[in-house]
A computed fold for a 135-nucleotide RNA from Ferroacidibacillus organovorans, annotated as c-di-AMP riboswitch aptamer (ydaO/yuaA leader). Rfam family: c-di-AMP riboswitch aptamer (ydaO/yuaA leader). Gene Ontology terms of the family: cyclic-di-AMP binding and regulation of gene expression.

RNA sequence: GAAAAUCACACGCUUAAUUUCGAUGCAGAUCGGAAGCGGGGGAACCAAUCUUUUGGGGUGUAUCUGGCUUGCGCCAGACGGAGAGCUCUUUCUCCCAACCCGACAGCUAACCUCGUCAGCGGAAAGAGAGGUGAC
Numbered sequence: 001g002a003a004a005a006u007c008a009c010a011c012g013c014u015u016a017a018u019u020u021c022g023a024u025g026c027a028g029a030u031c032g033g034a035a036g037c038g039g040g041g042g043a044a045c046c047a048a049u050c051u052u053u054u055g056g057g058g059u060g061u062a063u064c065u066g067g068c069u070u071g072c073g074c075c076a077g078a079c080g081g082a083g084a085g086c087u088c089u090u091u092c093u094c095c096c097a098a099c100c101c102g103a104c105a106g107c108u109a110a111c112c113u114c115g116u117c118a119g120c121g122g123a124a125a126g127a128g129a130g131g132u133g134a135c
Stems, first nucleotide, its partner, number of pairs: 006134004012120003018035007036116006046106001053103001055104001056101004063078006080095004086128006
């Protein structure tokens, strides 16, 4: 150093939303820069051409269908999302919001531009692949 067996352990999870530098400040923090990550706009080619208040588009898992309702909404189902180191299966539980642009956007090289928040630890069973440490 490698492999195998055994034993022990796990500070993380959702999200693009992380890392780092500088300035100010006692500090919480604020502002700015860089990298990374994510989103939007935007040619050619290609696609779409039958649309133009029934507005349309975008972020986001957060949509669709049916029934009831004057309406606000309510109910049911399907799809989708979450359930805590990772993957899969079963059962179960929960969610299916919110916001933005402003008459305008297909894709899209160059190019332009924006964001880098917030919220949590809310379940079991089984199978599998790993990580770290000890021996």

The source organism's lineage runs through Bacteria, Bacillati, Bacillota, Caryophanales and Ferroacidibacillus.